The RNA shown here (Fluoride riboswitch aptamer (crcB RNA motif)) has 60 nucleotides and comes from a Candidatus Obscuribacterales bacterium. Rfam family: Fluoride riboswitch aptamer (crcB RNA motif). The literature on the family includes a 2012 paper in Science by Baker et al., "Widespread genetic switches and toxicity resistance proteins for fluoride". Model confidence (mean pLDDT): 84 of 100. The source organism's lineage runs through Bacteria, Bacillati, Candidatus Melainabacteria and Candidatus Obscuribacterales.
RNA sequence: AAAUCAAGGGGCGAUGGAGUCCGCCCGAACCGCCGCGAGGCUGAUGGCGCCUACCCACUA
Numbered sequence: 001a002a003a004u005c006a007a008g009g010g011g012c013g014a015u016g017g018a019g020u021c022c023g024c025c026c027g028a029a030c031c032g033c034c035g036c037g038a039g040g041c042u043g044a045u046g047g048c049g050c051c052u053a054c055c056c057a058c059u060a
Base pairs, nucleotide, nucleotide: 009026010025011024012023013022016051017050019048020047021046032041033040034039
C1' cells in the first nucleotide's frame, strides 16, 4: 500500500411524499417486461398501511 473484517455513517430496492418492517450496497447496491424493428404493456410499495397524481365503475 492492497485485501478482509468490525464500528460509526451514508446510500439503494423501474414514475411523487413521508412512516414502519425487511433485504441489499460501500463506489457499489439500483436503472420493469414484450418485440428483429417499428412499436406495445403493467405498476406510483421490496412488503404493509397513509397522502398526492393517474385509470375504471357506481352514487349524490